[in-house]
Predicted 3D model of RNase P RNA and transfer RNA as a complex of 444 nucleotides.
Rfam match: Bacterial RNase P class A. Rfam's curators write: Ribonuclease P (RNase P) is a ubiquitous endoribonuclease, found in archaea, bacteria and eukarya as well as chloroplasts and mitochondria.
The prediction has a mean pLDDT of 81.
RNA sequence: GGAGUCGGCCAGGCGGCCGCACCGGGCAACCGGUGAGGAAAGUCCGGGCUCCGCAGGGCAGGGUGCUGGCUAACGGCCAGGCGUCGCGAGGCGCGGAAAGUGCCACAGAGAGCAGACCGCCGAUGGCCGCUCACGCGGCACAGGCAAGGGUGCAACGGUGGUGUAAGAGACCACCAGCACCCCGGGUGACCGGGGUGGCUCGGCAAACCCCAUCCGGAGCAAGACCAAGCAGGGACAGGGUGGCCCGCCCGCUACGUCCCAGGUAGGUCGCACGAGGUGCCGGGCAACCGGCAUCCCAGAGAGAUGGUCGCCACCCCGCGCCGGGCAACCAGCGCGGGGGACAGAACCCGGCUUACCGGCCGGCUCCUCCU
RNA sequence: UCCCGGGUAGCUCAAUCGGCAGAGCAACCGGCUGUUAACCGGUAGGUUGCGAGUUCGAGUCUCGCCCCGGGAG
Repeated sequence: GGAGUCGGCCAGGCGGCCGCACCGGGCAACCGGUGAGGAAAGUCCGGGCUCCGCAGGGCAGGGUGCUGGCUAACGGCCAGGCGUCGCGAGGCGCGGAAAGUGCCACAGAGAGCAGACCGCCGAUGGCCGCUCACGCGGCACAGGCAAGGGUGCAACGGUGGUGUAAGAGACCACCAGCACCCCGGGUGACCGGGGUGGCUCGGCAAACCCCAUCCGGAGCAAGACCAAGCAGGGACAGGGUGGCCCGCCCGCUACGUCCCAGGUAGGUCGCACGAGGUGCCGGGCAACCGGCAUCCCAGAGAGAUGGUCGCCACCCCGCGCCGGGCAACCAGCGCGGGGGACAGAACCCGGCUUACCGGCCGGCUCCUCCU
Repeated sequence: UCCCGGGUAGCUCAAUCGGCAGAGCAACCGGCUGUUAACCGGUAGGUUGCGAGUUCGAGUCUCGCCCCGGGAG
């Protein structure tokens, strides 16, 4: 100098003017204070909170899935193990296929107690020829074999030897893998070593399934309180009215008075002090935890957080000037032009995922050059 | 706030248990006809919404996004 990998941070600043919402003060005019995010988003997980349900347990259904830890909890995070990709820094993946069921198209002889197209053999049996006979030669019909070829994503361990008619874990040696046992290390996943065994056991569980583990349901329009109007219930018998007239009495009505419950509109709470932020110290490899100090930091109910101007800072492009360096290249100043994204709280919090103009910082790796 | 269903050729829809993506209409070419329509024969046309993953193999299975339609209080 180039290429790369992992992690973290920022998301312009100050001021003027005009506006918006909430809070506080004021009789009022008005004054003062505060006012979005790293994702407020998608609503994909988990929890708090609230109401309903609930003796306990199971079935069904769904989620998760190497090990240990963190946490309120998680499908999140940290550390480790194994496999795999990469020269490397690092990235990605993760229970069980030796419980059972199912699937493995096309091609191919055969795709799961596998099979014989080409091929090899033809010892044994068969046929033909020669021979007196023993036997020899031939054919490749029965049959044997699975070494080699070929098909396929995948073909039933690999190499060498013995053996044989030809061959084959049929047998032997070494190696790989599997199951079981033992020893050592580790909390554990697992690692290292030794022995025995049968000789070998395909893939798919993001197919059904098995094992382990977790899950009651609904969601702030949850829910709680106050409560017009209309309708309703009760008491009283003042009013009205019926019992042919009058009085008593009996009944009806709900005009009136008082009371009541549920509850609509509406209002208030839930609702902004919290698994909280910042700084320091301590424990831990880390995620994280603990202690002390300090701060209060948006909150509506048709839903506020905006616009404009000036200066400064940042980035990009063009032109000019100068500097460092052998060079590639790097830095500075001036002038002109341009740019600033994604997006926007509505109960709160922890994660994940996705979107984002650009910029900054740090750890590490590889290549090349110079000293 | 909480939930469902869907996306395949220009249009409307298929595709079994994962195994060569198809049908009808439309389009184009040719034939028939004096001409057009109808009819007959043929041809082309696909990012299966997008991106990853599982698998030998994905329209189909899993995950994450995008778009459309609908429902509940």